A computed fold for a 72-nucleotide RNA from a Candidatus Nanoarchaeia archaeon, annotated as transfer RNA. Its Rfam family is "tRNA". Rfam's curators write: Transfer RNA (tRNA) molecules are approximately 80 nucleotides in length. The coordinates come from a structure-prediction model, not an experiment, and the mean pLDDT is 83.
RNA sequence: GCCUCAGUAGCUCAGUAGCAGAGCAAUUGCCUUGUAAGCAAUAGGUCGGGGGUGCAAGUCCCUCCUGGGGCU
Repeated sequence: GCCUCAGUAGCUCAGUAGCAGAGCAAUUGCCUUGUAAGCAAUAGGUCGGGGGUGCAAGUCCCUCCUGGGGCU
């Protein structure tokens, strides 16, 4: 330099154009003499940055950034 995969909640990841989700973690409450476990609830995201297509974009296209793998 070229090819390819990935970037979504604190962490691990779903989501193939139509209201952004799960598990774990966090907070609060219940339970307990107390802690853990268990149960219930709550909060947490400008979906890596910018632009484009489209009625509508996490999703499609272009570009940039970061990381993994491959080729030379």